[in-house]
Context: one part of a larger RNA
RNA sequence: CUGGGUGUAAAGGGCGUGUAGCCGGGCUGACAAGUCAGAUGUGAAAUCCGGGGGCUCAACCCCCGAACUGCAUUUGAAACUGUCGGUCUUGAGUAUCGGAGAGGCAGGCGGAAUUCCUAGUGUAGCGGUGAAAUGCGUAGAUAUCAGGAGGAACACCAGUGGCGAAGGCGGCUUACUGGACUGUAACUGACGUUGAGGCUCGAAAGCGUGGGGAGCAAACAGGAUUAGAUACCCUGGUAGUCCACGCCGUAAACGAUGAAUAUUAGGUGUCGGUGAGCAAAGCUCAUCGGUGCCGCAGCAAACGCAUUAAAUAUUCCACCUGGGGAGUACGUUCGCAAGAAUGAAACUC
Numbered sequence: 001c002u003g004g005g006u007g008u009a010a011a012g013g014g015c016g017u018g019u020a021g022c023c024g025g026g027c028u029g030a031c032a033a034g035u036c037a038g039a040u041g042u043g044a045a046a047u048c049c050g051g052g053g054g055c056u057c058a059a060c061c062c063c064c065g066a067a068c069u070g071c072a073u074u075u076g077a078a079a080c081u082g083u084c085g086g087u088c089u090u091g092a093g094u095a096u097c098g099g100a101g102a103g104g105c106a107g108g109c110g111g112a113a114u115u116c117c118u119a120g121u122g123u124a125g126c127g128g129u130g131a132a133a134u135g136c137g138u139a140g141a142u143a144u145c146a147g148g149a150g151g152a153a154c155a156c157c158a159g160u161g162g163c164g165a166a167g168g169c170g171g172c173u174u175a176c177u178g179g180a181c182u183g184u185a186a187c188u189g190a191c192g193u194u195g196a197g198g199c200u201c202g203a204a205a206g207c208g209u210g211g212g213g214a215g216c217a218a219a220c221a222g223g224a225u226u227a228g229a230u231a232c233c234c235u236g237g238u239a240g241u242c243c244a245c246g247c248c249g250u251a252a253a254c255g256a257u258g259a260a261u262a263u264u265a266g267g268u269g270u271c272g273g274u275g276a277g278c279a280a281a282g283c284u285c286a287u288c289g290g291u292g293c294c295g296c297a298g299c300a301a302a303c304g305c306a307u308u309a310a311a312u313a314u315u316c317c318a319c320c321u322g323g324g325g326a327g328u329a330c331g332u333u334c335g336c337a338a339g340a341a342u343g344a345a346a347c348u349c
Base pairs, nucleotide, nucleotide: 004320005319006318007303008302012317014201016199017198021194023192025088026087027086028085029084030083031082033081034080035077036076037075038074039073040072041071042070049065050064051063052062053061054060091191092188093187094186095184096183098181103177104176106174107173108172109171110154115149116148117147118146120144121143125136126135162169163168206247207246208245209244210243211242215241216240220236221235222234223233258316259315260314261313262312263311266294267293268292269291270290271289272288273287274286275285276284277283278282298305299304322349323348324347331342332341333340334339
């Protein structure tokens, strides 16, 4: 390479957008590049294969045939692929009506709670634990009440509910704004799928500059526990957590399951639409789009998956090829750094 694979054994890129490329709907005309058929030339000899012969046999040698599946020229065929032209509406998109949504971004507002400050009441404890102690408190704490400050997060509603490509998104409200879905079938007429590179987005932690800092809390300090205790428990507590701008680019970034299309028993919840029927707070039937559970065929090593496939097929991309060494070394690219990306070998079992 071929072949075989990628939920859990090695293996799906974190997610999107999209360039080149690969692949691509129905009807029709032309061409003849691919494709197919014929002819001609060439395809050295030897070798290989078939037949025959010669060395006593064989190896070996000789003769004949076949073959050399290729290339070139030429004459045809036109189903398929291709190219060019015409046409269609089912794929795709646009338009329009409608409802749903923690989708995004910016501003404003709200209440509960924690902490702190001020004042009142009030007196000896509070706090914490398995039990304690460190700690706080007669300079009046804890408790309670009134007022104020400030930051962060939004109880209930809340739901295998919703939205988003993924990361993710949850108080209320206003402005701007993206996408999906149902119905209508007016418009375009294959405009599609995938996507190496490229570009964008990308939790938390971390980094830079400037703010902010209530609670929580790496590091750190103290008290316990213990043989020890650089821990688990307790009292404190700084970065950080928050905001703005810029970087980082990684996660068990998980459904450990790439994207797209078509086909293949059902049952039962739930969310968003539409249509029909009925004895109508609703129920039933049909249908489109999501999201769950159960289950047949089929698949699977089993577990299990099963119209949201891990089934049956097709297209495209990514990735795997024994364990360790090692996601290391070296080189290169990126980064302020931390480091990230790419990524071996010796050796060993």
A computed fold for a 349-nucleotide part of an RNA from an uncultured bacterium, annotated as small-subunit ribosomal RNA, central domain. RNAcentral holds the full RNA, with entries from Greengenes.